[in-house]
RNA sequence: UUUCGAUAAAGGCCACCCCAUCUGAAAAGGUGGGGGCGCAAAGUCACCGGUCUACGGGGCACAGAGCCUUAUGACAGCGGGAUUGCCGGA
Repeated sequence: UUUCGAUAAAGGCCACCCCAUCUGAAAAGGUGGGGGCGCAAAGUCACCGGUCUACGGGGCACAGAGCCUUAUGACAGCGGGAUUGCCGGA
């Protein structure tokens, strides 16, 4: 340097739930605490696919106040890709 691995050691993250609080139209996310599903990148990035939401836009309807569609929003713990990295083997 490349590649393989998670069993060992040192550690790390924190699904989901609960409590408090903040942002957002929503999805969802932030912060602190508790529990601990799991993860060898469950570190970072929205480039590709996929999924979620629909303030706003468009269409339909006009008894109805709803229905359909659409990311510029979101998900990195959905997959691919990019990038950085601890330990050990080769």
c-di-GMP-I riboswitch aptamer from a Nitrospinota bacterium, 90 nucleotides, folded computationally. NCBI's taxonomy places the organism under Bacteria, Pseudomonadati, Nitrospinota. The sequence was found by an Rfam model in a public genome assembly. Its mean pLDDT, the model's own confidence on a scale to 100, is 83. Its Rfam family is "c-di-GMP-I riboswitch aptamer". Rfam links the family to the GO term cyclic-di-GMP binding.